[in-house]
């Protein structure tokens, strides 16, 4: 300096063709026990890395910049 990938929930991730943002874990809360653990049920918790653009309508597409990786040189 170039090229490719990642950036969504506390933590590890999905999110198909653009059309109301989800799992699994932990957290709270209630059934269950004499108590805990296990199990069931359920509940809170985000406006998806920043900034512009396209669009009726953007997490998705487009540009830029930031961070992280990798791989050339």
């Nucleotide at each position: 300096g170039c090229g490719c990938g990642c950036a969504u929930a506390g933590c590890u991730c999905a999110g198909u063709u653009g059309g109301u943002a989800g799992a699994g874990c932990g957290u709270c809360c209630g059934c269950u026990u004499g108590a805990c653990u296990c199990g069931c049920g359920g509940a809170a918790g985000g406006c998806c890395c920043a900034a512009g653009g396209u669009u009726c309508a953007a997490g998705u597409c487009c540009u830029u910049g930031u961070g992280c990786g990798c791989g050339c040189a």
Record summary
Predicted 3D model of a 73-nucleotide RNA (transfer RNA) from a Minisyncoccota bacterium. Rfam family: tRNA. It is annotated as a transfer RNA. Rfam describes the family as follows. Transfer RNA (tRNA) molecules are approximately 80 nucleotides in length. Its mean pLDDT, the model's own confidence on a scale to 100, is 81.